RNA sequence: CAUAAAAAGGGCAAACUUAUUGAAAAAUAAGGACGCAAAGCUACGAGUCUAAGGCGGAAACGCUAUGACAGUCGGGCUGCCAUGG
Numbered sequence: 001c002a003u004a005a006a007a008a009g010g011g012c013a014a015a016c017u018u019a020u021u022g023a024a025a026a027a028u029a030a031g032g033a034c035g036c037a038a039a040g041c042u043a044c045g046a047g048u049c050u051a052a053g054g055c056g057g058a059a060a061c062g063c064u065a066u067g068a069c070a071g072u073c074g075g076g077c078u079g080c081c082a083u084g085g
Stems, first nucleotide, its partner, number of pairs: 001084003011036002016031006034071001040077003044074003047069003053064004
């Protein structure tokens, strides 16, 4: 540097439930494991979600990110063991 989780040591934790925060998406903690070789970190690009506020509308509702998602994909940084160079 590359490859791949076969072994060893392990790690993370979906859905769901409870509590809290939040307008919501969602996040945090505990429980819980669907899965994951980066399911470690990072909002840089794309994509997706929400719409408090703002705009439009008689209303229903529609549009909008400054909000969110890294377990949507890609990029960037870092990384244990093993095998090969």

This is a predicted structure of an 85-nucleotide RNA (c-di-GMP-I-GGC riboswitch aptamer) from a Clostridiaceae bacterium. It matches the Rfam family "c-di-GMP-I-GGC riboswitch aptamer". Its family is annotated with cyclic-di-GMP binding in the Gene Ontology. The model forms 90% of the base pairs in the Rfam consensus.